[in-house]
Predicted 3D model of a 74-nucleotide RNA (transfer RNA) from a rhizosphere metagenome. The coordinates come from a structure-prediction model, not an experiment, and the mean pLDDT is 82. The RNAcentral record of the sequence draws on MGnify. Its Rfam family is "tRNA". Rfam classes the family as a transfer RNA.
RNA sequence: GCGCCUGUAGCUCAGCGGAUUAGAGCGUCGGCCUACGAAGUCGAAAGUCGGGGGUUCGAAUCCCUCCAGGCGCA
Numbered sequence: 001g002c003g004c005c006u007g008u009a010g011c012u013c014a015g016c017g018g019a020u021u022a023g024a025g026c027g028u029c030g031g032c033c034u035a036c037g038a039a040g041u042c043g044a045a046a047g048u049c050g051g052g053g054g055u056u057c058g059a060a061u062c063c064c065u066c067c068a069g070g071c072g073c074a
Stems, first nucleotide, its partner, number of pairs: 001073007010026004028044005050066005
């Protein structure tokens, strides 16, 4: 330099056939329970969907570009 893949909650990831309200598990915080804690149970917070631009009535999803990481080729 070229090609491919990945980037979504604090962490691991799903969603990537355009419209379901952006979700799950773990973690965190709070209630219940307990002598206290763990476990259990109920609830809550937490997201510019890597950044920017475009297409579209509508984009995490399609297109362009840039950034970061990984793999391969040279």